RNAcentral holds the sequence, with entries from SILVA. Small-subunit ribosomal RNA from a soil metagenome, 1524 nucleotides, folded computationally. It matches the Rfam family "Bacterial small subunit ribosomal RNA". Rfam links the family to the GO terms ribosome and structural constituent of ribosome. For this family Rfam cites "Crystal structure of the ribosome at 5.5 A resolution" (Yusupov et al., Science, 2001).
RNA sequence: AGAGUUUGAUCCUGGCUCAGGACGAACGCUGGCGGCGUGCCUAACACAUGCAAGUGGAGCGACGAACCGGGCUUCGGCCCGGGGAAAGCCGCGAACGGGUGAGUAACACGUGGGCAACCUGCCCCGAUGACCGGGACAACCCGAGGAAACUCGGGCUAAUACCGGAUGUGCUCAUGGCUCGACAGGGCCAUGAGGAAAGGUAGCUUCGGCUUCCGCGUCGGGAUGGGCCCGCGGCCCAUUAGCUUGUUGGUGGGGUAAUGGCCCACCAAGGCGACGAUGGGUAGCUGGUCUGAGAGGACGAUCAGCCACACUGGGACUGAGACACGGCCCAGACUCCUACGGGAGGCAGCAGUGGGGAAUCUUGCGCAAUGCACGAAAGUGUGACGCAGCAACGCCGCGUGAGGGAAGACGGCCUUCGGGUUGUAAACCUCUUUCAGUUGGGACGAAGCUUCGUGAGUUAAUAGCUCGCUGGAGUGACGGUACCUUCAGAAGAAGCCCCGGCUAACUACGUGCCAGCAGCCGCGGUAAUACGUAGGGGGCAAGCGUUGUCCGGAAUCAUUGGGCGUAAAGCGCGUGUAGGCGGUUCGGUAAGUCCGCUGUGAAAGUCGGGGGCUCAACCCUCGAAAGCCGGUGGAUACUGUCGGGCUAGAGUGCGGAAGAGGCGAGUGGAAUUCCUGGUGUAGCGGUGAAAUGCGCAGAUAUCAGGAGGAACACCAAUGGCGAAGGCAGCUCGCUGGGACGGUACUGACGCUGAGACGCGAAAGCGUGGGGAGCAAACAGGAUUAGAUACCCUGGUAGUCCACGCUGUAAACGAUGGACACUAGGUGUGGGGGGUGUCGACUCCCUCCGUGCCGCAGCUAACGCAUUAAGUGUCCCGCCUGGGGAGUACGGCCGCAAGGCUAAAACUCAAAGGAAUUGACGGGGGCCCGCACAAGCAGCGGAGCAUGUGGCUUAAUUCGACGCAACGCGAAGAACCUUACCAAGGCUUGACAUGCAGGGAAAUCUGGCAGAGAUGCCAGGUCCGUAAGGGUCCUGCACAGGUGGUGCAUGGCUGUCGUCAGCUCGUGUCGUGAGAUGUUGGGUUAAGUCCCGCAACGAGCGCAACCCCCGUCGCAUGUUGCCAGCAUUCAGUUGGGGACUCAUGCGAGACUGCCGGUGACAAACCGGAGGAAGGUGGGGAUGACGUCAAGUCAUCAUGCCCCUUAUGUCCAGGGCUACACACGUGCUACAUUGGCGCGUACAGAGGGCUGCGAUACCGCGAGGUGGAGCGAAUCCCUCAAAGCGCGUCUCGGUUCGGAUUGAAGGCUGAAACUCGCCUUCAUGAAGGCGGAGUUGCUAGUAAUCGCGGAUCAGCAUUGCCGCGGUGAAUACGUUCCCGGGCCUUGUACACACCGCCCGUCACACCACGGAAGCGAGCAACACCCGAAGCCGGUGGCCUAACCCGCAAGGGAGGGAGCCGUCGAAGGUGGGGCCCGUGACUGGGGUGAAGUCGUAACAAGGUAGCCGUACCGGAAGGUGCGGCUG
Repeated sequence: AGAGUUUGAUCCUGGCUCAGGACGAACGCUGGCGGCGUGCCUAACACAUGCAAGUGGAGCGACGAACCGGGCUUCGGCCCGGGGAAAGCCGCGAACGGGUGAGUAACACGUGGGCAACCUGCCCCGAUGACCGGGACAACCCGAGGAAACUCGGGCUAAUACCGGAUGUGCUCAUGGCUCGACAGGGCCAUGAGGAAAGGUAGCUUCGGCUUCCGCGUCGGGAUGGGCCCGCGGCCCAUUAGCUUGUUGGUGGGGUAAUGGCCCACCAAGGCGACGAUGGGUAGCUGGUCUGAGAGGACGAUCAGCCACACUGGGACUGAGACACGGCCCAGACUCCUACGGGAGGCAGCAGUGGGGAAUCUUGCGCAAUGCACGAAAGUGUGACGCAGCAACGCCGCGUGAGGGAAGACGGCCUUCGGGUUGUAAACCUCUUUCAGUUGGGACGAAGCUUCGUGAGUUAAUAGCUCGCUGGAGUGACGGUACCUUCAGAAGAAGCCCCGGCUAACUACGUGCCAGCAGCCGCGGUAAUACGUAGGGGGCAAGCGUUGUCCGGAAUCAUUGGGCGUAAAGCGCGUGUAGGCGGUUCGGUAAGUCCGCUGUGAAAGUCGGGGGCUCAACCCUCGAAAGCCGGUGGAUACUGUCGGGCUAGAGUGCGGAAGAGGCGAGUGGAAUUCCUGGUGUAGCGGUGAAAUGCGCAGAUAUCAGGAGGAACACCAAUGGCGAAGGCAGCUCGCUGGGACGGUACUGACGCUGAGACGCGAAAGCGUGGGGAGCAAACAGGAUUAGAUACCCUGGUAGUCCACGCUGUAAACGAUGGACACUAGGUGUGGGGGGUGUCGACUCCCUCCGUGCCGCAGCUAACGCAUUAAGUGUCCCGCCUGGGGAGUACGGCCGCAAGGCUAAAACUCAAAGGAAUUGACGGGGGCCCGCACAAGCAGCGGAGCAUGUGGCUUAAUUCGACGCAACGCGAAGAACCUUACCAAGGCUUGACAUGCAGGGAAAUCUGGCAGAGAUGCCAGGUCCGUAAGGGUCCUGCACAGGUGGUGCAUGGCUGUCGUCAGCUCGUGUCGUGAGAUGUUGGGUUAAGUCCCGCAACGAGCGCAACCCCCGUCGCAUGUUGCCAGCAUUCAGUUGGGGACUCAUGCGAGACUGCCGGUGACAAACCGGAGGAAGGUGGGGAUGACGUCAAGUCAUCAUGCCCCUUAUGUCCAGGGCUACACACGUGCUACAUUGGCGCGUACAGAGGGCUGCGAUACCGCGAGGUGGAGCGAAUCCCUCAAAGCGCGUCUCGGUUCGGAUUGAAGGCUGAAACUCGCCUUCAUGAAGGCGGAGUUGCUAGUAAUCGCGGAUCAGCAUUGCCGCGGUGAAUACGUUCCCGGGCCUUGUACACACCGCCCGUCACACCACGGAAGCGAGCAACACCCGAAGCCGGUGGCCUAACCCGCAAGGGAGGGAGCCGUCGAAGGUGGGGCCCGUGACUGGGGUGAAGUCGUAACAAGGUAGCCGUACCGGAAGGUGCGGCUG
């Protein structure tokens, strides 16, 4: 520090996810030791049991247990002294310490201040006092009640308990005076009034007392601790916007330690709030902790400070301090005891229990240390604390050994079978012994404290106290622990996660979209580095992973540090309030700002230095740091503020001009429609074509007249005005704004603008008018599968006016406003100036407006570019992934429609912007092709042949499926082929190789059984160079498979397409994908060539080179040829090479020549010559690639599968089936024909288990026979159409030949299933073929026959070839199909067979509404009203004081009662919120459901926005707007 993920690829935007760190954790697997920490985050849920606050006899009375000493004893015990347990009075403490975080958004906390408005026990200092009296009550005794808790009555008694009086330094109050002071009050003096106290111990004692120490009272001060007040700071929601009646203030009083509406009476009407009051939600706050570079964000366990609470709520008492965790009273809930009458209780103290929960410990030891309470002290108490226990919960440290050791062992795994790897790892050798184990020793923590002794000081004192002592004794829970040490032996000690990318680490097997994985992207459908296992590897390590949470990465809320034209984002526009910001100059001030000093910023923590535990963690110590805040001194540039000036910003007056700026009134012509009349007759209208509609009752057309409403042609613009919406005939009136020009004035008056207010297209709403045209809805007609649409005919709201409402639009420049600055060029509107002219035009300068182009710069790109999207300043608005959703709920507005504000659950890993390359378009341009058109002949109808589907079957083997499967693999299924079926056999096999063992047989011949394979019987024998070879049997390795996968493959092939394309190197451009080149202008069959050009070259394709045909030449003439010569029936023979032909080699054609066109090019057009002319015709030749195209059944091949069978042999059957459908063909339907007779002319092939002549036989197929020929010689081989003559005459025929019968022929072991041919007989459908569709552009189509491969046979129909005869047509490129190039749009990229929208149906999920139902919270009104404080009363009760001899009375107090307040409770109506709810609404999600086709291309009606109406649904239509 970044990475993965949107795309075919790219850049950007943007979200999601990961790598890091942390934790009071939990879970899974695993687990050796130690140190230091930490340990109920949930139920502030309920608690059994024990302990957690006591102490003082030197305050008091009583009693004196245990125990000790002495005495006595009848041994039971008793007495005396000491001792002090237990209880009581009293004092102090119990308000600390410890726990918890419920409540609390608050002066609760933090920080800094204030109290002249306060208190403070114990402690310290100072001053001063402590005198004289009195009466009780516990304990105890007696009695009573009660189950208990406990209570009541009577009697006795002490005090440092209680009370009265005295005294009064000081204190409090009142009055007066003086003084200080920020006038709130403080200080001093005088006078008057008021109110204190307690003793104990020790020593001495002359017994009076004195002294010490501890206590007591009053006052002042200090210290400590608290109380109150204030400034500032720190959570969320505005879908909480208004809150408040003790409320805000005053006066007087009450209350408190003290200020104060804290409380009360009266008076006034205030107080708070957008700088967020009030309400709601959440939450203890802080030092700090975690993270982060920091700024920040999150958190607030342990430790520390503060606060709050103590079962829930209320209350006070005591006290220095409490409204009191282990106190009291009351109410409530709960638990327990009970004799049912009544009582008891409060672990959020330490342990512990139940419960809750994913989850959090021992009912331990000790007061030795530290601290606290009490005490004079000894001491006692202390679950504070110190220790130990449990838990890998965390951090830190250590160990599980170290060195050597290659036959690279065994085993495992992989393997190309060679090996590799585990791996120096192990074994083995040498060595060490930390830790654990064992043996022995053994602390620090005790500084100290107590006591005894002793010395000194204080003192009257030897008492007491204080200090001291190398003095004696005592004191340790941890703990026989740390630590040291002996011994033995590598001995007791390694796991977890991961290995597709991110991210470090790969193979095998299993599995087969299953099981499973997954943080994101995504893996798994038979070769998975992604699942599971194994081997190996990587990482960390007594841990490792997972989960959860926080920060980081995230500049993804952006102060540091983001954005808003198109990605999310500028309010529709203006006016303007608060607020924010603000020209120039001088002076004052010093609030902001800056500097110095200073206070504070607790400790711990953090950082740095040092130190202690062997290190570290941990701990100790010193220092630094630390925002804000307070005080003080200074500075004055800037900002603020106050005062004075200025004119450049802003504004006002003046001048002439421009304009569809606004409002009102009036007025004009054209056109549509309607009405009246005239003319006139059969149609009009409308469309792609029609129809509905109108018209003989007279339309349309036309003329004249009239009515009425709406809109204003031309001018007109790229123009003008306005803030926006918007504004258009003409005239008048009223009125707003702006620009320009020059000048005078004001003197910063400015900019922006949250709220607020106003304006605001169209549609829509209300009331009343108006209504010509147009036109949602609606109706009809068409179209269509349907057509709730597009088209047509009608037509109502509406459109128009007035008044009122609505307040939204793609209200757009998708671009907020203002100011300043930053190259230019060129239009245009308005104003001014200059030049020039008689005047005008022209030209130049300038200001304002409005366009285009363009530099720098900016931008993701597109683009923007003085009218910024550039560079800056100020202010406002807005954005933060997509969907859900601009929706729900709430609120505000509206008559309604609806508008404004505006979420969440849930869900996705994207959604997007710009640009790129393709592909596509019912986009465009250019251009090709039998693509269409023009023609000719067909197919589709018939019969048959053949292939396929389907059906059938035991089997009908398999493959091929649009073009590009279907006369295809098949160039030839009766057996064989053959892969299929049923049956019968074989198992090293029908076939190959090797090894081992064995045999002399096997093959063969004959016979028998059998359907055959095969089996049985008999016969009969190896070769040989002597090494071996051949062959058979048995066994082991193995063979074999037309079994699967063409989606694991090679090879081969089809197709686009013989289309003209496909690429590369270097350079250049672009952030990049990529572009350029290859585009452009011409031209071509062609990316063919030329020219141009940031390109220059090159490769694969094209063309050419190759073959055949066409002309000629040369050479050679046999089996070919024959002009002339000879000869014959015949080129038969002699002869000849001229010709044909054959074979071979050459020539020829190159736009070479001429003319024209063209850029002078390439080239095209025409011409000449030529056998052939512009690639002469044909063939071979198939670029990069596409279709997971075809083939595992040609072959090859990985993997999988079968192995007495999925192999192999055999005979038979099937592949030939047949209601049917399709493809490809043949033959026809006839007269351009059929039939009969006669007659002419090919080419190319094939031929030896072959072709087979002449001849003979047969009607014929064919047979007999065999000449010739391995073939330019012989044969197949008579070519047919044609031509000549004849016949038939339109009839299902003398057409057509299917079908069937009979008889034959041929091949072959064998023609039944299932061959071909012949003859005779039979004579079917069929009369030219619907929609649709195919081929062909010249020696082509059509037509005619011939040959060949395969093959025993089987093709007149298939296939491959050959020749004969031999046309028609092409205007042309609009349309259909396919293709090429350029361009355009795109939401497609599996690429239009694409993408994609909505309803409906089903399943699941979350949410909204809902009659209601249930719960909670905080208030309000009223009722009831506990405890208690306060007030009143107090007839009853009453020791202390007063009067009184007493009785009694008084003062004072109390019970009781009354009242105010008052918790819980009750009643009631509301508020807020949660849960639930029949039913209902939309939403989301879900491999293969239904209906349509809305959008993306001109998406087939351009789309979209607002609005209104309508419709199963997408949607349609109207009106206005936008161009995206």